[in-house]
C1' cells in the first nucleotide's frame, strides 16, 4: 500500500428480511442479619465511535474519515 473484520451503558456480549436499544455482571437503595457476606425486591446509567447521505422510520442500508485485530504484498 491492498483486502476482511470489529467498535452498542462502567466490563463482557445480545438486538438480521430496517419499525422507536436490552441481559449477565457491577453500582444506588431496600428486606433480612448482631454486622458483613450470600439470597430477594426494586432502581439509576448508553443522543449505538465521528460526519454525511437513503427512507415516513437507520443500531441496521450506502459513503468519507477515527480507532483495535486478522490476512496479503
Nucleotide at each position: 500500500a491492498g483486502g476482511c473484520u470489529c467498535g452498542u451503558g462502567g466490563c463482557u456480549c445480545a438486538a438480521u428480511u430496517g419499525g422507536u436499544a436490552g441481559a449477565g455482571c457491577a453500582c444506588u437503595g431496600g428486606u433480612c442479619u448482631c454486622c458483613a457476606a450470600a439470597a430477594c425486591c426494586a432502581g439509576g446509567g448508553g443522543u449505538u465511535g465521528a460526519g454525511g447521505g437513503u427512507u415516513c422510520g437507520a443500531u441496521u442500508c450506502c459513503u468519507u474519515c477515527c480507532g483495535g485485530g486478522c490476512c496479503u504484498a
Transfer RNA from a bacterium, 73 nucleotides, folded computationally. Its Rfam family is "tRNA".